[in-house]
c-di-GMP-I riboswitch aptamer from a Bacillota bacterium, 87 nucleotides, folded computationally. Rfam family: c-di-GMP-I riboswitch aptamer. About the family: GEMM was predicted in a large-scale screen for bacterial structured RNA regulatory elements. Gene Ontology term of the family: cyclic-di-GMP binding. The source organism's lineage runs through Bacteria, Bacillati and Bacillota. The model forms 100% of the base pairs in the Rfam consensus.
RNA sequence: ACCCGAUAAGGGCAAAACCAGCGAAAGUUGGCGACGCAAAGUCAUGGGUCUAAUGUAGCAGCACUACUAUGAUCGCCAGCCGCCGAA
Numbered sequence: 001a002c003c004c005g006a007u008a009a010g011g012g013c014a015a016a017a018c019c020a021g022c023g024a025a026a027g028u029u030g031g032c033g034a035c036g037c038a039a040a041g042u043c044a045u046g047g048g049u050c051u052a053a054u055g056u057a058g059c060a061g062c063a064c065u066a067c068u069a070u071g072a073u074c075g076c077c078a079g080c081c082g083c084c085g086a087a
Stems, first nucleotide, its partner, number of pairs: 004085002012037002018031005035075001041080001043079001045078003048073003055067004
């Protein structure tokens, strides 16, 4: 230094549910709350996943159906950066 990761030290984050706001939705923000997390730090860059407003197509049709990310997710994975040090 790398790998690794403890009943260590100092700390950190905060799932679901509920309340309120935003959003077409996925989801997100704040409060409350801890299921968990050694990267649950960071960036939507690559892959994955979710949604389908808009657009396009079908249709007699503004209904309905299909496709569509420009939307979302880093607590899905990778990449990037980083604290501590028992075995």